The prediction has a mean pLDDT of 76. SAM riboswitch aptamer (S box leader), 143 nucleotides, folded computationally. It was read from a public genome assembly, where an Rfam model found it.
[in-house]
RNA sequence: AAGUUAUCAAGAGUGGCGGGGAGGGAAUUGGCCCCAUGAUCCGCCCAGCAACUUGUCUUAGGUCUCGACGCUUAGGAUAAAGUGCUAAAUCCAAUCCCCGAAGGCGUACUCGUCCUGAGCUCGCCGAAGGAGAGAGAUAAGGU
Repeated sequence: AAGUUAUCAAGAGUGGCGGGGAGGGAAUUGGCCCCAUGAUCCGCCCAGCAACUUGUCUUAGGUCUCGACGCUUAGGAUAAAGUGCUAAAUCCAAUCCCCGAAGGCGUACUCGUCCUGAGCUCGCCGAAGGAGAGAGAUAAGGU
């Protein structure tokens, strides 16, 4: 760097010191919010959240065994180690797709009949809505 799998409506700092100096909240548009009382960002420190990986403890099953250890499967606890995270739902919506009401447009046919009506076939447009897809973020293991 690309890809795979899992998770992303919960939780916890708009913390302190130093740097820096204008926009920032990933991209475009709109909304909303943060920002010279110095944001976003960078370095260090402290505090916290979570439980992805490892570790430790533990329950049940399987395997082996005389038995245990071990190995393995599924849970639970812990928070020591490795990451991560600590404004707002990944801040919200739109973007692509699906669904597709009311309604509209076109169309073949049938009936009625000269009003441009009724029925019906097919196609297109079409809102709300959908934890959707995509994109993005993080972890894990492999390339």